[in-house]
Context: one part of a larger RNA
RNA sequence: CUGGGCGUAAAGAGUUGCGUAGGUGGUUUGAUAAGCGAAUAGUGAAAUCCGUAGGCUCAACCUGUCGGACUGUUAUUCGAACUGUCAAACUCGAGAGUGGUAGAGGUCGCUGGAAUUUCUUGUGUAGGAGUGAAAUCCGUAGAUAUAAGAAGGAACACCAAUGGCGUAGGCAGGCGACUGGACCAUCUCUGACACUGAGGCACGAAAGCGUGGGGAGCGAACGGGAUUAGAUACCCCGGUAGUCCACGCCGUAAACUAUGGUUGCUAACUGUGGGGGGUAUCGACCCCUUCCGUAGUAUAGCUAACGCGUUAAGCAACCCGCCUGUGGAGUACGGCCGCAAGGCUAAAACAU
Repeated sequence: CUGGGCGUAAAGAGUUGCGUAGGUGGUUUGAUAAGCGAAUAGUGAAAUCCGUAGGCUCAACCUGUCGGACUGUUAUUCGAACUGUCAAACUCGAGAGUGGUAGAGGUCGCUGGAAUUUCUUGUGUAGGAGUGAAAUCCGUAGAUAUAAGAAGGAACACCAAUGGCGUAGGCAGGCGACUGGACCAUCUCUGACACUGAGGCACGAAAGCGUGGGGAGCGAACGGGAUUAGAUACCCCGGUAGUCCACGCCGUAAACUAUGGUUGCUAACUGUGGGGGGUAUCGACCCCUUCCGUAGUAUAGCUAACGCGUUAAGCAACCCGCCUGUGGAGUACGGCCGCAAGGCUAAAACAU
């Protein structure tokens, strides 16, 4: 190289938005003849190999004006189905237009109520808080409770759903501005403009880092009280960083559907979200049908089994990524990146 694989055994990169090189590529006609096929000719040293004949008593071994192979390569001629190239065209792929629809999609700003906490004032008096039980803790300097007012930060009950949107991470009080995508209908336009995508650019939860704000609640670290043989924990009372905002880094997660993307094909049934058409009706509902999404069953088929099953893990095609016993190790060294923490790339000895 061929070959086997990647839901759970090793293996799908966190995501693909943009997308380079490369690989792959719809329908028709004509041309060409690079790939492709055929014929002929040249060449394809010797040794070697196969066949054959002979020589060492056989064999290995050796030998021959012997035959073949050496699957290659070059030239000429012919062929034109497929691939390529060139030319012309097409519309079903792709994109655009027009008319609609749904949505926690994104960014920025404004704003609302409930609750927690703190503060001020009133009422009021001896407890409150906490636990398995307690204690630390708060309270006669008036707590807890209750009423009124104020401040401030963070999160948005019900609606709420196996529901919706987003490439993924993710997104939820309300309103406004700006803005991305999707779906449906029409079949008006372009005419293969497509798919994938090594590198590259961009995005990327939480924690963490830098600078400046903010700080109600919660709460690593830390202090105290318990428990216990001990208790660097689980439980309790406190509590700093952090959690929040702006800007800049970091670039990792069980970043999971543990399932890469695209296209086509292959029984059904049920629910649900969005749109269209029809039937019915005064109209809405109901009912039928169609496209897109999201769930639950299930046939064929697949699978080691579990299970998957038109949202495939079925049947195929194209492109990318990745795997090759376990430990050593996602480590060392080197390189690149980072303020750091560390990240990415990535072995070997040795053991078994």